[in-house]
RNA sequence: UCCUCGAAAAGGCAAACCGGCCGCAAGGCCGGGACGCAAAGCCAAGGGCCCUCGCACUUUCGCGAGGGUAGCCGGUUGUCGAA
Numbered sequence: 001u002c003c004u005c006g007a008a009a010a011g012g013c014a015a016a017c018c019g020g021c022c023g024c025a026a027g028g029c030c031g032g033g034a035c036g037c038a039a040a041g042c043c044a045a046g047g048g049c050c051c052u053c054g055c056a057c058u059u060u061c062g063c064g065a066g067g068g069u070a071g072c073c074g075g076u077u078g079u080c081g082a083a
Stems, first nucleotide, its partner, number of pairs: 005081002012037002017032006035071001041076003046073002048069008
C1' cells in the first nucleotide's frame, strides 16, 4: 500500500408516521421525525417485486410496451484502522 474484516473515533444517511406539492397508479419531492443502515453513496440495458395499458386465457399458467423500486438481490466507487 492492497484484500478481507468491522472494535474504537470523527462524522453521515434517514424507515414508519404527520403536513404540503406532483402523479391514473406504483411511487417521487420538500419540511418535521428516527425504525434502522459499514456504503441506507452512485447505477434501472442483470434478476426479483410493484403500478398502468394492450394481447392471450376465461379453470389455471402467461406475453409485450411504458413507468417505479437501489432501505430486495446485484454492479460500482469510497471514510476510519483495533483484533